[in-house]
RNA sequence: CCCCCUAUAGCUCAACUGGUAGAGCAUCGGACUUUUAAUCCGGCGGACUAGGUUCGAGUCCUAGUGGGGGGA
Numbered sequence: 001c002c003c004c005c006u007a008u009a010g011c012u013c014a015a016c017u018g019g020u021a022g023a024g025c026a027u028c029g030g031a032c033u034u035u036u037a038a039u040c041c042g043g044c045g046g047a048c049u050a051g052g053u054u055c056g057a058g059u060c061c062u063a064g065u066g067g068g069g070g071g072a
Base pairs, nucleotide, nucleotide: 001071002070003069004068005067006066007065010025011024012023013022019055027043028042029041030040031039048064049063050062051061052060
């Protein structure tokens, strides 16, 4: 320098092939318990960045950034 893969909640991962993003763990509140733990119920919280296409983009296109792999 060139090519490929990847980026979603604090962490680990889903989703339909375009139609208002969900789970587990963590965290917070509550119930239960003499207390803790365990268990149960509930809450909070997110699309890497910037453009484009579209009535509508996490999803498709372009460029960039971070991470991983390959080639020279």

The prediction has a mean pLDDT of 80. This is a predicted structure of a 72-nucleotide RNA (transfer RNA) from a Minisyncoccota bacterium. Its Rfam family is "tRNA". It is annotated as a transfer RNA. Rfam's curators write: Transfer RNA (tRNA) molecules are approximately 80 nucleotides in length. Rfam links the family to the GO term triplet codon-amino acid adaptor activity. Lineage of the source: Bacteria > Bacillati > Minisyncoccota.